About this RNA:
Predicted 3D model of a 1484-nucleotide RNA (small-subunit ribosomal RNA) from Chondrilla caribensis.
RNA sequence: AGAGUUUGAUCCUGGCUCAGGAUGAACGUUGGCGGCGUGCCUAACACAUGCAAGUCGAACGGGAGGCCCUCCUUCGGGAGGGUUGAGAGUGGCGCACGGGUGAGUAACACGUAGCUGACCUGCCCUGGAGAGGGGAAUAACCGAUGGAAACAGCGGCUAAAACCCCAUGAACCCGCCCUGACUAAACAGGGGCGAGCAAACACUACGGUGCUCUGGGAUGGGGCUGCGGGCCAUCAGCUAGUUGGUGUGGUAAUGGCGCACCAAGGCGAUGACGGCUAGGGGGCCUGAGAGGGUGAACCCCCACACUGGGACUGAGACACGGCCCAGACUCCUACGGGAGGCAGCAGUCAGGGAUAUUGCGCAAUGGACGAAAGUCUGACGCAGCGACGCCGCGUGGGUGAUGAAGGCCUUCGGGUUGUAAAGCCCUUUUCUGCGUGACGAGGAAGGACGGUAGCGCAGGAAUAAGUCUCGGCUAACUACGUGCCAGCAGCCGCGGUAAAACGUAGGAGGCGAACGUUAUCCGGAAUUACUGGGCGUAAAGGGCGUGCAGGUGGCGGGCUCAGUCGGUCGUGAAAGCUCCUGGCUAAACUGGGAGAGGUCGGACGAUACUGGCUCGCUCGAGGGCGACAGAGGAGCGUAGAAUUCAGCGUGUAGUGGUGAAAUGCGUAGAGAUGCUGAGGAAUACCAGAGGCGAAGGCGGCGCUCUGGGUCGCACCUGACACUGAGGCGCGAAAGCACGGGGAGCGAACGGGAUUAGACACCCCGGUAGUCCGUGCCGUAAACGAUGCCUACUGGAUGUUCGACCCCCUGCGGGGGGUUGGGUAUCGAAGCUAACGCGUUAAGUAGGCCGCCUGGGGACUACGGCCGCAAGGCUAAAACUCAAAGGAAUUGACGGGGACCCGCACAAGCAGCGGAGCGUGUGGUUUAAUUCGAGGCUACGCGAAGAACCUUACCUGGGUUUGACAUCACGGUAGUAGGGAGGCGAAAGCCAUCCCGACCUUCGGGAGCCGUGACAGGUGUUGCAUGGCUGUCGUCAGCUCGUGCCGUGAGGUGUUCGGUUAAGUCCGCGAACGAGCGCAACCCCCGGUGUCAGUUACAUGUGUCUGGCACGACUGCCUGCGACAAGCAGGAGGAAGGUGGGGAUGAUGUCAAGUCAGCAUGACCUUUAUAUCCAGGGCUACACACACGCUACAAUGGACGGUACAAUGGGCAGCAAAACCGCGAGGUCAAGCCAAUCCUCAAAGCCGUUCGUAGUUCGGAUUGCAGGCUGCAACUCGCCUGCAUGAAGUCGGAGUUGCUAGUAACCGCAGGUCAGCCACACUGCGGUGAAUACGUUCUCGGGUCUUGUACACACCGCCCGUCAAGUCAUGGAAGCGGGUCACGCCUGAAGUCGGGAUGCUAACCGCAAGGGGGCUACCGCCGAAGGUAGGACCGGUGACUGGGACUAAGUCGUAACAAGGUAGCUGUAGCGGAAGCUGCGGCUG
Repeated sequence: AGAGUUUGAUCCUGGCUCAGGAUGAACGUUGGCGGCGUGCCUAACACAUGCAAGUCGAACGGGAGGCCCUCCUUCGGGAGGGUUGAGAGUGGCGCACGGGUGAGUAACACGUAGCUGACCUGCCCUGGAGAGGGGAAUAACCGAUGGAAACAGCGGCUAAAACCCCAUGAACCCGCCCUGACUAAACAGGGGCGAGCAAACACUACGGUGCUCUGGGAUGGGGCUGCGGGCCAUCAGCUAGUUGGUGUGGUAAUGGCGCACCAAGGCGAUGACGGCUAGGGGGCCUGAGAGGGUGAACCCCCACACUGGGACUGAGACACGGCCCAGACUCCUACGGGAGGCAGCAGUCAGGGAUAUUGCGCAAUGGACGAAAGUCUGACGCAGCGACGCCGCGUGGGUGAUGAAGGCCUUCGGGUUGUAAAGCCCUUUUCUGCGUGACGAGGAAGGACGGUAGCGCAGGAAUAAGUCUCGGCUAACUACGUGCCAGCAGCCGCGGUAAAACGUAGGAGGCGAACGUUAUCCGGAAUUACUGGGCGUAAAGGGCGUGCAGGUGGCGGGCUCAGUCGGUCGUGAAAGCUCCUGGCUAAACUGGGAGAGGUCGGACGAUACUGGCUCGCUCGAGGGCGACAGAGGAGCGUAGAAUUCAGCGUGUAGUGGUGAAAUGCGUAGAGAUGCUGAGGAAUACCAGAGGCGAAGGCGGCGCUCUGGGUCGCACCUGACACUGAGGCGCGAAAGCACGGGGAGCGAACGGGAUUAGACACCCCGGUAGUCCGUGCCGUAAACGAUGCCUACUGGAUGUUCGACCCCCUGCGGGGGGUUGGGUAUCGAAGCUAACGCGUUAAGUAGGCCGCCUGGGGACUACGGCCGCAAGGCUAAAACUCAAAGGAAUUGACGGGGACCCGCACAAGCAGCGGAGCGUGUGGUUUAAUUCGAGGCUACGCGAAGAACCUUACCUGGGUUUGACAUCACGGUAGUAGGGAGGCGAAAGCCAUCCCGACCUUCGGGAGCCGUGACAGGUGUUGCAUGGCUGUCGUCAGCUCGUGCCGUGAGGUGUUCGGUUAAGUCCGCGAACGAGCGCAACCCCCGGUGUCAGUUACAUGUGUCUGGCACGACUGCCUGCGACAAGCAGGAGGAAGGUGGGGAUGAUGUCAAGUCAGCAUGACCUUUAUAUCCAGGGCUACACACACGCUACAAUGGACGGUACAAUGGGCAGCAAAACCGCGAGGUCAAGCCAAUCCUCAAAGCCGUUCGUAGUUCGGAUUGCAGGCUGCAACUCGCCUGCAUGAAGUCGGAGUUGCUAGUAACCGCAGGUCAGCCACACUGCGGUGAAUACGUUCUCGGGUCUUGUACACACCGCCCGUCAAGUCAUGGAAGCGGGUCACGCCUGAAGUCGGGAUGCUAACCGCAAGGGGGCUACCGCCGAAGGUAGGACCGGUGACUGGGACUAAGUCGUAACAAGGUAGCUGUAGCGGAAGCUGCGGCUG
């Protein structure tokens, strides 16, 4: 520091995801040791048990019991003295600390800086003064009473440092008076007078400790203030003690803190009020930082102590282990009443994914009490449990190659695990045993930890390794299993038979006593952008203006110093952090020192800039004067053209409309035409990329009123400015309300067409509406998709409106230059992802406003505001996706364009499609009809030969190391093999008989039999493959190197102008060259020369065959063309512009074809999917298609005669001649291994006949008789003869071939092959045409260009309804909860106020009584409860609305190519649905 993921690829935008760090964690697997930390994040749920706050006898009375002594004794014990002394009580101090928790709290709670002249402070320190006299009670205790208990009351005795009274009292407090710094004014301070208030001669060790009043200090606290730190504006208005005053009360103290009265204020967009959430800080985590997140442990503050309320005591509390009341809960109970509060330490239950011991000790530190000893202390110090975290150590080190065995892989050679192991040598951290043994403790003793740490000795490699991952990101690969299954997954994505992605194994990588996963936070994320982003098209400029607040603001001077800047002072606790340094072996941990850390505060200084005050200035802005242009706005009038309608005339059969029609109109007279009239709406030409306006928008002409702008002059004001949240106004079309109007047009609607349908496009009608007035609505692609203002930064060209100057003029005007305002095009720099923008910025800057933060959900829901309604404005979430996007690139495609080519069309010729037959295919059938091929590019194709064989299929019968190969082991001697025999359809099986081998170095080999490895497979996968092939296409294309352009994909070259069959060539050109293709080189045919010549030819040139050579190159001429390439014509020539034909097939495309030709990976099979045999099938037959043959006839058939080829094949062969047969053929057989023989063409030509007919056409079909091949022609061959003679009279839509020796017609040959279903195929020659104007159209192709939402590439993509499933969500009659105040009722405890006639020790009084106190009781307030209406927030809800998602559902085809009606848009109507139509707008 980045990476993955949108695309075919690219750049950008943008989201999602990952790598890092962290945690009070949890879970999974694993687990040796130690140090230091840390451990209920959930139920502030409920708690058994123990402990956590007591102490003081030196404050006081009393004292059980023990011990000692003495005395008495009934021997039980009793009395006295001394000593010790528990528990309880009075009293003092403490219990307000320490410890816990985070519920509440958005607040002066906290933090920071201040204020307190508005305050308090026990114990402690320091100073001053003092402690004289007296009194009355009360607990304990005793007695008796009630009660289950808790406990309570009654009578009696008693002490004090408990309580009370008097005295003294400087000071203190109170009242009054005087003075009084600071100050606006006062309560500081000082002085005077008056009144009031103390105490414990208690304890003592005699040192002291305590006591009272008081000044000061220290410490701690109370109160107040500035500033700071959550979310929601879908919370916008809140407020009655509310805001202030006066008075009074209250408090330690200010204050509406409380009360009475008076006034009507106070707060709020700088966010009041309300809702939600939350203890705050030091810090902690992260981050480069700024920030973001967080508030465990430690420290500070706050709040709370079962829930709520209340006070008491006290220096301090409204009090965690105190009290009272209410409530809930739990427990005890004798049912009458009582008790309790772990958010102290342990511990229990519960909750939860989850968090420890009912441990030891007060030895240390600290605290309470005490004079002290000491007691108490779950604070604390330690130990225990947990890998929860951080840090450290170890599980051994060295050597060791036959690279052992085993595992895994393998191309079978080997590789790897791997120096790894074993083995040998060594060490002992750790471990075990034994011994020794601390620091922490101070002057002796005293240590929970602890017989611990440490140290020493001995033993022995001994006691100690896992976990996650290995497709990319991301480090690490193979095998097997599985087969879109099981599963994985953080994102992209893996898995459908060869998975490095699942599972296992081997191996490897990472980390290591841990490793992974999950959760959460920061980072990466510049992805909320202060640092540090954007808004033309990606998300994003408000529809436009005006303008309050706010923000910002020209030039010069003065004052001020708030901002700003400087050094300085204060503070910013400690811990933490950084640096230095020290202590534990080191580290973690920890001690010491220093530093850093604030938007903080004080005083001082500076004055440039900003601000404030003030004085001026004129350039910003405004005004004045003079001109000018304009569809700027409003109102009133007016004009002509046209449409329609009406009246009248002329006139007759149509008109209208469309792609074509029809509906419609018209003989009741339309349309056409003439005249007249009515009415509404809009203003041709001018008119322009023109003008005006803020935008919407504005168009005949005239008048009235009115807004804005520009130019010129430089006369006035003197910063008056810019922007502008809210607010206010304007705002196309559609729409709404009321009233008019209504010609044309025209949603809806009706009809006609089109169509599969046509709720559309087209046509005929037509209502709202469009128009006017008034009022609403407030939206648009309201767009330059570009907010407003200002300044700056090269130009060029047009246009419009001014001003000035010059020139020309026919005085109308024209031209040029300069300078302002507007508008438009092109372009420097610069900017931009690119496209593009470019003085009219999207450049460079400044000011202000608005807006954006992935797509969908959603221009939605709910709430609020507005509206008559339609609806508008504001505006979420759940859920879901891994993208959605922008620009550009290359392709492909288009019912886009341009150019060009091809038997592509056209022009022709012959066909096919109809018939019969042949063949192939589909389908069907079948036991099987083996398999493959499937648009072009399968279908007379694999088949260049299916009766058996072939043969792969079916049925049946056999064989099992096999029909065939190799190897090993064992066996075999009349062996292998053959013959006869039996069964059998054969194969095969049986086996008694007969014959009977081969090589040999004599061991054996070969053969045969058996066993085991293995053979075999036309079984699967052509989507695992090789090879070969088809096709686009013999089309002219496909690329590369270097250079150049572009951020890049990529482009250029290869485009363009010509030309060509051609990317053929020429020219131009940021390209220059090159490669694969094209062409040429090769073969055949055509001419000539020459050589040779068998078996050819033939004696005359010559033919023919083979070889060599020549010949053609646009070479020559003319024209055209650009002086080119080339084209046209001509000459010559056998041949002319590639002479004709062949071979030759670029990069690639179709996962094209073939595992059945062959080869081959993997899988499957192994008495069967192998193999042998017989028979059957591949030849089936209602049909359909493809390719052919033969025909339908007279350009013909039949008969007779007659002429002329070339290519080929031949020994298991071709076969002459002759003979036989009507013939197929047969017999015999010459010749031929072939230029030698087989070997004769047919159409044609000559002649005769037939006469347009289902025929003398046509030959199917069938019958009979034959021939041939073959083991065998039944299924199922070919041929011959005789007989039979079917369909068919030229073929619908449609469709094929061919441009010359071609088509067409004619025959010949060959391969395969025993024969042949061949009419096929491959060749050969014979006869031998027609036509091409041309490129509009069809098909295919090439190049350029254009659009694209396609890239599996139009057989693409994709929209909506409906149907199914799942999920979340809105509405909803309601139902049921929570929170919150408010009204009313009742009203505990308790303070305060009142207060007895009841009660009452201290003082007064001789007494009676009084004073004072207390209580009942009363009042205000008041927790809680009850009740009523509400507000807000969850839950649930029949039904209902839309939404999202889900391999293969239905209907259509809306969008993307002119998407087949250009699309989109606001609005309105309509329609199963996408959608259609109207009106206006936009170009994206």
The same sequence occurs in records of 2 taxa. Rfam family: Bacterial small subunit ribosomal RNA. The RNAcentral record of the sequence draws on SILVA.